[in-house]
Context: one part of a larger RNA
Molecule: small-subunit ribosomal RNA, 5' domain
Organism: uncultured Eubacteriales bacterium
């Protein structure tokens, strides 16, 4: 020094951390939705209309029925968003990660700038109804019907493609502003009329993919390794480049400056030690990667080959009418297990950020607080001031004394922390709106009252003496101690050390 753990003791804040083990298996909640200002609708709830029946105060109240007319909304098409946030560290010795540089070989939704533009028209669907299978999950058949859902056409600033001509640059295969001709290719509407949106290009932000020099553990009791290997050419495939993939061609390519092959291990920023130079660690927090039950796979989609999507295989699990289905905490709590050992099935969206959304708001174990344990650090207390040639009792003694020791009791005071009552924020943005909290804090009651252990005294290495004990019974980091006067065992007193802690053991420097 520590994400520590035992063991003895333990008053109180602030702040920081808290399954290191079995990437063992999980009951239950919850964690990602929102948009009605895209749409067709009305399950539920409110309003309003309509109508019926009762109570009867004669126009009032209740009940009930229609009705989408109204705010609104389950579920149902669409849009965005679920690729972020959040956990883990299982794999990984690798352009993974960390630095430098290049992409004349790329791609980017939402955002911002400029430009041009928003024409016409069409068949369909799901919800809803009806039927039909099935235990159930989930279907299937038929009618109907909307869209900012899907289609067709038109226009074409403009973009791609081909062909020409071609300023100009430079890095080799090149690249190209710019003219000319064809061909292909766009959009969506909503509304409370403020305004929100659709297309198509072009730059731009911001976020990503690539490559390449250099660095990046151990082990020769691993010396050879390699057949898409290693270049070519020419196609595919991607955003792109490329044996990334495949036909043909050629025999390469890596190795003692450690290839292969075997262990081991996410990397940095940093953190701990040390004067330094090194050596070690990579928990929280930040950045970059992997991975989401275990392997495989691709679909949507700007972006995943997607932890709370989809298929398929395996292994556990759990339902089942035995025909057949259903699940994945390495999210937050929690439980079982393992282990020496690591919390609450906790509040609130007040505030920061994140989705939707014109907005109000609606989500949101992200955060932002509370709860548990001395597991760290910092800080505060446990009283202060007098008070005896010095009580009592303890211990020790040469029996005179010495010591604990002003320590105590007594006296005078004070109020931190505790306690009564009362007040009571800021964080909140110009209104509303505080989870944390009737908290911090202040003011006022009260009375030393509740509040110290723990390790050591042979040397290292601060601290000594008495009695047991008697190579016993123990002590021990190392030397070593104990076998009859033990400062080394075990109590006592007394001294030394640190202190709400000390001690120990475990690991690094």
């Nucleotide at each position: 020094a520590u994400g520590a753990a035992c063991g003895c003791u333990a008053g109180c804040u602030a702040c920081a951390g808290g399954c290191u083990u079995a990437a063992c298996a999980c009951a239950u909640g919850c964690a990602a939705g929102u948009c009605g200002a895209g749409g067709g609708g009305u399950a539920a709830c409110g309003u309003g209309a309509g109508g019926a029946a009762a109570g009867c105060u004669u126009g009032c109240u209740u009940u009930c029925c229609u009705u989408g007319a109204c705010g609104a909304c389950g579920a149902c098409c669409g849009g965005c968003g679920c690729a972020c946030g959040g956990g883990u560290g299982a794999g990984u010795a690798a352009c993974g990660c960390g630095u430098a540089u290049c992409c004349a070989a790329c791609c980017u939704g939402c955002c911002c700038a400029u430009a041009a533009c928003u024409a016409a028209g069409g068949g369909a669907u799901a919800a809803c109804c009806g039927g039909u299978a099935g235990a159930a999950a989930u279907g299937c058949c038929g009618c109907c019907u909307a869209a900012u859902a899907c289609c067709u056409u038109a226009u074409g600033u403009g973009g791609u493609c081909u062909c020409u001509c071609g300023a100009g640059g430079a890095c080799a295969u090149c690249u190209g502003a710019g003219u000319g001709a064809g061909a292909c290719u766009a959009a969506a509407g909503a509304u409370u009329c403020a305004u929100c949106g659709g297309u198509u290009a072009u730059g731009g932000a911001u976020g990503g993919g690539g490559a390449u020099g250099c660095g990046u553990c151990u082990g020769a009791u691993u010396a050879g390794c390699u057949u898409g290997u290693u270049g070519g050419c020419g196609g595919g495939g991607u955003a792109a480049c490329g044996g990334c993939c495949c036909a043909c061609c050629a025999a390469g390519g890596c190795u003692a400056c450690g290839a292969u092959c075997a262990g081991u291990a996410g990397g940095g920023g940093u953190u701990c030690u040390g004067a330094g130079a090194g050596g070690a660690a990579g928990g929280u927090c930040c950045c970059c990667c992997a991975c989401a039950u275990u392997g495989g796979a691709a679909c949507u989609g700007a972006g995943a080959c997607a932890c709370g999507g989809u298929c398929c295989a395996g292994a556990c699990u759990c339902c089942u009418a035995c025909g057949g289905g259903a699940g994945g905490c390495a999210g937050c709590a929690g439980u079982g297990g393992g282990g020496a050992a690591u919390a609450u099935u906790g509040c609130a969206c007040a505030a920061u950020g994140g989705g939707c959304g014109a907005a109000a708001g609606c989500c949101u174990g992200a955060u932002g607080c509370a709860g548990c344990a001395a597991c760290g650090c910092c800080g505060c207390g446990u009283g202060a001031a007098g008070g005896a040639a010095g009580a009592a009792g303890g211990c020790c003694u040469u029996c005179g004394g010495g010591u604990c020791g002003u320590a105590a009791a007594c006296u005078u005071c004070u109020g931190u922390c505790c306690u009564u009552g009362g007040g009571g924020a800021a964080g909140a943005a110009u209104a509303c709106u505080g989870a944390c909290g009737g908290u911090a804090c202040c003011c006022u009651u009260g009375g030393a009252g509740g509040a110290a252990g723990c390790c050591c005294c042979g040397g290292c290495u601060a601290a000594c003496u008495a009695c047991g004990u008697g190579c016993c019974a123990g002590c021990a980091g190392c030397c070593g101690c104990g076998g009859u006067a033990a400062u080394a065992c075990g109590u006592a007193g007394g001294g030394g050390g640190c202190a709400a802690g000390c001690g120990u053991u475990a690991u690094c420097c």